[in-house]
RNA sequence: GGGGUCUGUGGCGGUGGAGUCCGCCCGAACCGCCGGUCCCCGGCCGAUGACUCCUGUGCUUCC
Numbered sequence: 001g002g003g004g005u006c007u008g009u010g011g012c013g014g015u016g017g018a019g020u021c022c023g024c025c026c027g028a029a030c031c032g033c034c035g036g037u038c039c040c041c042g043g044c045c046g047a048u049g050a051c052u053c054c055u056g057u058g059c060u061u062c063c
Stems, first nucleotide, its partner, number of pairs: 010025004016054006032044005
């Protein structure tokens, strides 16, 4: 100096906050789906990785 592994910490899991649990990552993990004249353009769903709560948003009904 380089590589591997373990531990702690940290980070990540398509749009906000929090709790719990699960998974992944060490410069990676991660960066949704569909269509087209395709490296650009157009369209669609969802605030969760999962559960719960809050906030926001969408649809329907009632007052």